[in-house]
RNA sequence: GCGGGUAUAGCUUAAUGGUAAAGCUCCGGUCUGUGGCACCGGCGAUGGGAGUCCGAUUCUCCUUACUCGCC
Numbered sequence: 001g002c003g004g005g006u007a008u009a010g011c012u013u014a015a016u017g018g019u020a021a022a023g024c025u026c027c028g029g030u031c032u033g034u035g036g037c038a039c040c041g042g043c044g045a046u047g048g049g050a051g052u053c054c055g056a057u058u059c060u061c062c063u064u065a066c067u068c069g070c071c
Base pairs, nucleotide, nucleotide: 001070002069003068004067005066006065007064010024011023012022013021018054026042027041028040029039030038047063048062049061050060051059
């Protein structure tokens, strides 16, 4: 330099163009002599920009980071 892949919550993963889901973590509560476990509830996210579309995590383009292959 060329061609692929990945990017979603603090972490690990879902979501066939139609209200972004769950587990662990964290916070609050119940329980307990205290803590843990268990149970109930809650906070929090689509790498960035543009386009297509009534509607984009999803499709297209550019870009960033990481990664694989070729030279």